[in-house]
RNA sequence: CUCAUCCAGAGGGGCAGAGGGAUACGGCCCGGUGAAGCCCCGGCAACCAUCUCCGCACGCUCGCACGACCAUCGGUCGCGUGAGGCACGCGGAGAGAAGGUGCCAACUCCGUCCGAGCGCCGACCGGCACUCGGGAAGAUGAG
Numbered sequence: 001c002u003c004a005u006c007c008a009g010a011g012g013g014g015c016a017g018a019g020g021g022a023u024a025c026g027g028c029c030c031g032g033u034g035a036a037g038c039c040c041c042g043g044c045a046a047c048c049a050u051c052u053c054c055g056c057a058c059g060c061u062c063g064c065a066c067g068a069c070c071a072u073c074g075g076u077c078g079c080g081u082g083a084g085g086c087a088c089g090c091g092g093a094g095a096g097a098a099g100g101u102g103c104c105a106a107c108u109c110c111g112u113c114c115g116a117g118c119g120c121c122g123a124c125c126g127g128c129a130c131u132c133g134g135g136a137a138g139a140u141g142a143g
Stems, first nucleotide, its partner, number of pairs: 001143006011041005019030003024112004042104003047100002050095007060084005066078005108137001113134005119128003
């Protein structure tokens, strides 16, 4: 940098000792009934890898038909058609959890930028609240 996913799921112990929820701001939470961090054990999930099945493409092998050429017990090429095989490739479905990662409060905790809808502040303006969609940023994996 590219692609995919991000409302599901899954926690105990030890050390430690005041913070933490990515960053900034705002909100809302978690935290001495012990935060971050480190270690041990456990678990979740199924991205990669693995295995099974199916399909596709390319290529390969064989047969048949037709045509052309070489010049002849045949061979080469082209085209069509049928069968077979699949290591590798792509796509789909599934399995398991031994491997490489990841994860185990709250949607990625929520908002911020853009758009749509709806309501309130009597109306315009402006503002606020809610819902939905997208973006930005981020996280994780694969390349």
Source information
Model confidence (mean pLDDT): 78 of 100. SAM riboswitch aptamer (S box leader) from a soil metagenome, 143 nucleotides, folded computationally. The model forms 97% of the base pairs in the Rfam consensus. The RNAcentral record of the sequence draws on MGnify.